RNAcentral holds the full RNA, with entries from SILVA. Predicted 3D model of a 341-nucleotide part of an RNA (small-subunit ribosomal RNA, central domain) from a metagenome. Its mean pLDDT, the model's own confidence on a scale to 100, is 86. Its Rfam family is "Bacterial small subunit ribosomal RNA". Gene Ontology terms of the family: ribosome and structural constituent of ribosome.

Context: one part of a larger RNA
RNA sequence: UUGGGCGUAAAGCGUUCGUAGGUGGUCGUUAAAGUCUUCUGUCAAAUCCCAAAGCUCAACUUUGGACAGGCAGUAGAGUACUUAAAGACUUGAGAACGGAAGAAGUAGAGGGAAUUCCCUUUGGAGCGGUGAAAUGCAUAGAUAUAGGGAGGAACACCAGCGGCGAAAGCGCUCUACUAGGCCGUAUCUGACACUGAGGGACGACAGCUAGAGGAGAGAAAAGGAUUAGAUACCCUUGUAUUUCUAGCCGUAAACGAUGGAUACUAAGUAUCGGUAAACCGGUGCCGUAGCUUACGCGUUAAGUAUCCCGCCUGGGGAGUAUGCUCGCAAGAGUGAAACUC
Numbered sequence: 001u002u003g004g005g006c007g008u009a010a011a012g013c014g015u016u017c018g019u020a021g022g023u024g025g026u027c028g029u030u031a032a033a034g035u036c037u038u039c040u041g042u043c044a045a046a047u048c049c050c051a052a053a054g055c056u057c058a059a060c061u062u063u064g065g066a067c068a069g070g071c072a073g074u075a076g077a078g079u080a081c082u083u084a085a086a087g088a089c090u091u092g093a094g095a096a097c098g099g100a101a102g103a104a105g106u107a108g109a110g111g112g113a114a115u116u117c118c119c120u121u122u123g124g125a126g127c128g129g130u131g132a133a134a135u136g137c138a139u140a141g142a143u144a145u146a147g148g149g150a151g152g153a154a155c156a157c158c159a160g161c162g163g164c165g166a167a168a169g170c171g172c173u174c175u176a177c178u179a180g181g182c183c184g185u186a187u188c189u190g191a192c193a194c195u196g197a198g199g200g201a202c203g204a205c206a207g208c209u210a211g212a213g214g215a216g217a218g219a220a221a222a223g224g225a226u227u228a229g230a231u232a233c234c235c236u237u238g239u240a241u242u243u244c245u246a247g248c249c250g251u252a253a254a255c256g257a258u259g260g261a262u263a264c265u266a267a268g269u270a271u272c273g274g275u276a277a278a279c280c281g282g283u284g285c286c287g288u289a290g291c292u293u294a295c296g297c298g299u300u301a302a303g304u305a306u307c308c309c310g311c312c313u314g315g316g317g318a319g320u321a322u323g324c325u326c327g328c329a330a331g332a333g334u335g336a337a338a339c340u341c
Base pairs, nucleotide, nucleotide: 003313004312005311006310007295008294012309014202015201016200017199021195022194023193025089026088027087029085030084031083033082034081035077036076037075039073040072041071042070043069049065050064051063052062053061054060092192093189094188095187096185097184098183099182104178105177106176107175108174109173110172111155116150117149118148119147120146122144126137127136163170164169207248208247209246210245211244212243216242217241221237222236223235224234259308260307261306262305263304264303268285269284270283271282272281273280274279290297291296314341315340316339323334324333325332326331
């Protein structure tokens, strides 16, 4: 609970598509549903309000009356707004044509550097590691060096305060297929729009199932150190994992801790795209008015307004219990109360 809010105090769903619903551009015409007006009925009495009367006054009591408003009906108004019907328009939105940008996605093919391993050459005692060491490797020839081979993962420089994507995210090169945005022309449609309860889809890492793969890194584990101890930090190894395919999970400080759309409101500066400029569209910095408890925000608003959705309502108990739905499981979603301060 008809209030006030949601960057940091509680509070923006992780993101998007879209159903119902809500809201919606310009111009007239018609209608008259909302709207406005008249009248009627009704909304018990008491109470409240106004006028009068009765208790010596008053409180109190009695009598009479009404406003406002609701509902139903009735008769009208048509200046305005909403609505409805038919019609017209082009600025919103979409399409067409012409351009250029991009780590946007999916699939396929190719490439070089490096690590590791294997074979061979040279060589002959150490290597490795640390604060210092040791575990470890090494005369069965290691480390180093040169040649050859295998395999997996990641793509140095360019690289940027840069770019693209709804978000998650995306970075070697080439090819194919696919999506979106931007600019220009003003050729077409003619409000086709915005938001979006439910619902659908996508959604890092970790984790799960089945199969493949396994170079390096590396939870767990083992050993060596350190230490009073050392279930750690450091070192030597090292399984799951990290990779691929098919499915599941559906969560993150999923952050700009800032929902989306539209309009308006100073300048300056850097950079990306169109285009060289004007101009338009992004990404940043600084800053006026204004806002904010402050920090700060400030045409990419946290300013001024409108529309729609989500969410909050003292701390703990608690994102717990219970129920339900989903999941192979882990668990996820929804989500209290007693009690206590």